[in-house]
This is a predicted structure of a 125-nucleotide RNA (SAM riboswitch aptamer (S box leader)). The sequence was found by an Rfam model in a public genome assembly.
RNA sequence: ACCUUAUCAAGAGUGGUUGAGGGACAGGGCCCUGUGACACCCGGCAACCGGCAGUGAAUUUUCUGCAUCGGUGCCAAUUCCCCCGCGAUUCUGUCCUCAAAAAGGCAGAAAGCGGAAGAUGAGCG
Numbered sequence: 001a002c003c004u005u006a007u008c009a010a011g012a013g014u015g016g017u018u019g020a021g022g023g024a025c026a027g028g029g030c031c032c033u034g035u036g037a038c039a040c041c042c043g044g045c046a047a048c049c050g051g052c053a054g055u056g057a058a059u060u061u062u063c064u065g066c067a068u069c070g071g072u073g074c075c076a077a078u079u080c081c082c083c084c085g086c087g088a089u090u091c092u093g094u095c096c097u098c099a100a101a102a103a104g105g106c107a108g109a110a111a112g113c114g115g116a117a118g119a120u121g122a123g124c125g
Stems, first nucleotide, its partner, number of pairs: 002125001003123006013042001015041003021032003027082003043075003048071003051066004056061001079117001083115004089110007
């Protein structure tokens, strides 16, 4: 690196050092940033794995809780947004018909759901 699987709407600093960039990736958008970015240290969040306590089941483990200890992870914006699909959702435009609307067709947008991609954990070789 590949593969499998779970999660991705919540949460996390008025700190110290440094000093110009940063938001994973090409591009675009939109943002953050000298009222100090990135990075490092400290601090914190969370509970994926280990651990601990209880619990069900019966030897392989289930569920609930804890955060004193260990391994990761994370600490602007949904995974910041973009790609693909869906429909008895909503809205807008347009077409046909029409006196006008409604219904219907088409296109677009929003929200939702799903997928893809990505990130992180755990696992297999």